[in-house]
RNA sequence: ACGGACCUCUGGAGAGACCUCUUAAGUGAGGCGCCGAAGGAGCAAAACCUUCCAAGUUUGGAAGGCUAAUCUCUCAGGCACAAAGGACAGGGGAAAGG
Numbered sequence: 001a002c003g004g005a006c007c008u009c010u011g012g013a014g015a016g017a018c019c020u021c022u023u024a025a026g027u028g029a030g031g032c033g034c035c036g037a038a039g040g041a042g043c044a045a046a047a048c049c050u051u052c053c054a055a056g057u058u059u060g061g062a063a064g065g066c067u068a069a070u071c072u073c074u075c076a077g078g079c080a081c082a083a084a085g086g087a088c089a090g091g092g093g094a095a096a097g098g
Stems, first nucleotide, its partner, number of pairs: 002097001006093006016032001018031004033079003039075001040073003048065007
């Protein structure tokens, strides 16, 4: 020097100050309506891999396998402002490893 788990700084969206009861309280319980960007779940073609078939030397076909998201779901989470959280992006450090 490579590598990047992890740490730190900055930016960071969406959606009811809804209703009933309750609490010292932004607390707790229930109801209806919503949001997607913690986490979780789902979705495929190409390519690649395996097997088989045909042709016969690298092509074609069939079956199976493998693979994604900011898409889909809304289990979890969230829905004034503040705080917290926050995918992702950028800055600064950085373990294992070979």

This is a predicted structure of a 98-nucleotide RNA (Glycine riboswitch aptamer) from a Bacillota bacterium. The prediction has a mean pLDDT of 77. NCBI's taxonomy places the organism under Bacteria, Bacillati, Bacillota. It was read from a public genome assembly, where an Rfam model found it.